[in-house]
Context: one part of a larger RNA
Molecule: small-subunit ribosomal RNA, 5' domain
Organism: uncultured bacterium
RNA sequence: GAUGAACGCCGGCGGCGAGCUUCACACACGCAAGUCGAAACGAAGCACUUCGACCGAUUUUCUUCGGAAUCGAAAAUUUAGCGACCGAGCGGCGGACGGGUGAGUAACGCGCGGGUAACCCGCCUCACACAGGGGGAUAACAGUUCGGAAACGGCUGCUAAUACCGCAUAAGCGCACAGUACCGCAUGGUACAGUGUGAAAAACUCCGGUGGUGUGAGAUGGACCCGCGUCUGAUUAGCUAGUUGGCAGGGCAACGGCCUACCAAGGCGACGAUCAGUAGCCGACCUGAGAGGGUGACCGGCCACAUUGGGACUGAGACACGGCCCAAACUCCUACGGGAGGCAGCAGUGGGGAAUAUUGCACAAUGGGGGAAACCCUGAUGCAGCGACGCCGCGUGAGCGAAGAAGUAUUUCGGUAUGUAAAGCUCUAUCAGCAGGGAAGAAGAAAUGACGGUACCUGACUAAGAAGCACCGGCUAAAUACGUGCCAGCAGCCGCGGUAAUACGUAUGGUGCAAGCGUUAUCC
Numbered sequence: 001g002a003u004g005a006a007c008g009c010c011g012g013c014g015g016c017g018a019g020c021u022u023c024a025c026a027c028a029c030g031c032a033a034g035u036c037g038a039a040a041c042g043a044a045g046c047a048c049u050u051c052g053a054c055c056g057a058u059u060u061u062c063u064u065c066g067g068a069a070u071c072g073a074a075a076a077u078u079u080a081g082c083g084a085c086c087g088a089g090c091g092g093c094g095g096a097c098g099g100g101u102g103a104g105u106a107a108c109g110c111g112c113g114g115g116u117a118a119c120c121c122g123c124c125u126c127a128c129a130c131a132g133g134g135g136g137a138u139a140a141c142a143g144u145u146c147g148g149a150a151a152c153g154g155c156u157g158c159u160a161a162u163a164c165c166g167c168a169u170a171a172g173c174g175c176a177c178a179g180u181a182c183c184g185c186a187u188g189g190u191a192c193a194g195u196g197u198g199a200a201a202a203a204c205u206c207c208g209g210u211g212g213u214g215u216g217a218g219a220u221g222g223a224c225c226c227g228c229g230u231c232u233g234a235u236u237a238g239c240u241a242g243u244u245g246g247c248a249g250g251g252c253a254a255c256g257g258c259c260u261a262c263c264a265a266g267g268c269g270a271c272g273a274u275c276a277g278u279a280g281c282c283g284a285c286c287u288g289a290g291a292g293g294g295u296g297a298c299c300g301g302c303c304a305c306a307u308u309g310g311g312a313c314u315g316a317g318a319c320a321c322g323g324c325c326c327a328a329a330c331u332c333c334u335a336c337g338g339g340a341g342g343c344a345g346c347a348g349u350g351g352g353g354a355a356u357a358u359u360g361c362a363c364a365a366u367g368g369g370g371g372a373a374a375c376c377c378u379g380a381u382g383c384a385g386c387g388a389c390g391c392c393g394c395g396u397g398a399g400c401g402a403a404g405a406a407g408u409a410u411u412u413c414g415g416u417a418u419g420u421a422a423a424g425c426u427c428u429a430u431c432a433g434c435a436g437g438g439a440a441g442a443a444g445a446a447a448u449g450a451c452g453g454u455a456c457c458u459g460a461c462u463a464a465g466a467a468g469c470a471c472c473g474g475c476u477a478a479a480u481a482c483g484u485g486c487c488a489g490c491a492g493c494c495g496c497g498g499u500a501a502u503a504c505g506u507a508u509g510g511u512g513c514a515a516g517c518g519u520u521a522u523c524c
Base pairs, nucleotide, nucleotide: 001523002522003521005520006519007518008517009516012394013393014392015391016390017389019386020352025350026349027348030346031345034093035092036091042086049080050073051072052071053070054067055066056065057064100305101304102303109230110229111228112227113226114225115224116223119222120221124218125217126216127215128214129213130212132167134165135164141157142156143155144154146153147152173198174197175196176195177194179192180191181190182189183188203210204209231277232276233275238268239267240266243265244264245263246262248260249259250258280302281301282300283299284295285294286293287292307328308327309326310325311324330341331340332339333338358384360383361382362381366380367378368377369376370375397427398426399425400424407418408417409416410415431465434459435458436457437456441451468513469512470511471510472509473494474493475492479508480507481506482505483504489496490495
């Protein structure tokens, strides 16, 4: 000098930051990922409108008025209203982002620099070529003298689609075969044309568009490989059988012992293998003149994990925190047959600990998902709350004022110090408090602000409401008195205290910092 600090004493205000470093311990409750009716079946629910039937009154009748909330809206052509909204289901996209944590990991990570003649890429952009004609189901729903305590299912029947499946078509594409030219780094690569063979599509529309299929290119994101660097221990010296290489095959987006069969016997190691311990890595941060040393909170990049262990499914993308399956521990429900759960998301609880906050407000802004849009969702985010945890700023008054008051301390009793300090007089009003006004942030024609009646401005008013902490032997700025008497105690080091203690305790005075000051811990 520094800190994600803690503790002691003290504590006025504001701005900006940061706030479980310990048990990757267990979690009550709420919320944190939905959305689309412009894909489609539908009509559970919600709020209505029109007509007819119904009931009552009136009227001879037609009609008119009122009521109820049950039924219907059929027949040829447009079809009650091409109604609004919409639970559940089918379907699409998104739940692989965003948010958390640092357990594991000493290299499959990270950092820097390269490579792929060994790769993928939804949404987005550009270009080219298409979109013809059919089919069979299934959920929802209905039924069930079907099962079960429940969770959840079984069977029968009906129905739709941008759900699913054939057929046609194929510029370009995949595969197989053989060819030419050029290039190269061995397998090869690029370009060109040929034959055979294989694979597509979905519509909606408010007529403006929005979607669909195939291919190529771009962008973005990702996968893999190589070199170098990346803590400690030799009181760890040998390690290794898929091990090292070849060949063939399988698998993968792709290379590869990645996997399998066969063959060879290799491969690594004192330039530290193997083993053990510790640890997420970096940009950075702290310190230092620098070289270095230490750290890896917040913010940003990468990695890993999601109660523990394993596994795959779906998908452009996961081996998936708020998905699935199995096993384990734990918790809960149970009719004992069986089921349900996962805060290292935001708040919050218990526990642990020296120690770390609200079960808050809003989607107004920025960003994200869905949607044509309106809009919906968003504990991301924006804000507010709590605690001097840190940094920064401000205040606790200013001027004059000597009878140098009183008090206190000391004294050689004369005085000296506190001390212009107070009192007194004259002013001012920053902050806090009161009253009035009141934003920007909102992009726009208008509307739309959680923060917030906040910031800020104006006015009135009172010196009022606002100072402590440590130290004073030397290092080290600042001393006297009394008490104590090697006791009580102090102490970072030297050391102090045994009757005149500037070192203990108290007082007065002083010194240093100041809404803080000290101590402890840790680093330079």